Predicted 3D model of a 95-nucleotide RNA (Bacterial small signal recognition particle RNA) from a Verrucomicrobiales bacterium. Of the family's consensus pairs, 97% are formed in the model.
RNA sequence: UGUCAGGGGCCGCGGAGCAUCGACACGUGAACCCCGCCAGGGCAGGAAUGCAGCAACGGUAGUGUGCUUGGUGCUGCCGCGGUUCUCUGGCAGUC
Numbered sequence: 001u002g003u004c005a006g007g008g009g010c011c012g013c014g015g016a017g018c019a020u021c022g023a024c025a026c027g028u029g030a031a032c033c034c035c036g037c038c039a040g041g042g043c044a045g046g047a048a049u050g051c052a053g054c055a056a057c058g059g060u061a062g063u064g065u066g067c068u069u070g071g072u073g074c075u076g077c078c079g080c081g082g083u084u085c086u087c088u089g090g091c092a093g094u095c
């Protein structure tokens, strides 16, 4: 000096995990200050009927869960690769 191998640094890819946001499914779900519909009762009316409207019911916001799924981020973990960087060693050549 060349080459090979291993370690380290740097870079990249994949996986796993965690966090967060969304989707989906199920549950729960606003006494009233969410929506709809409003029994009973109330009010107006001679009456027909109308008005407001509690409970119930249906739904929504919210909220919990998930051997589910997508995005983003993080990691000391696992695996793979690259590198004109660095260290060690083997071999060969030269001075």
Stems, first nucleotide, its partner, number of pairs: 001092008009083007016075008024066005034059003042051003
About this RNA
The sequence was found by an Rfam model in a public genome assembly. Model confidence (mean pLDDT): 79 of 100. It matches the Rfam family "Bacterial small signal recognition particle RNA". Its Rfam clan is "SRP clan".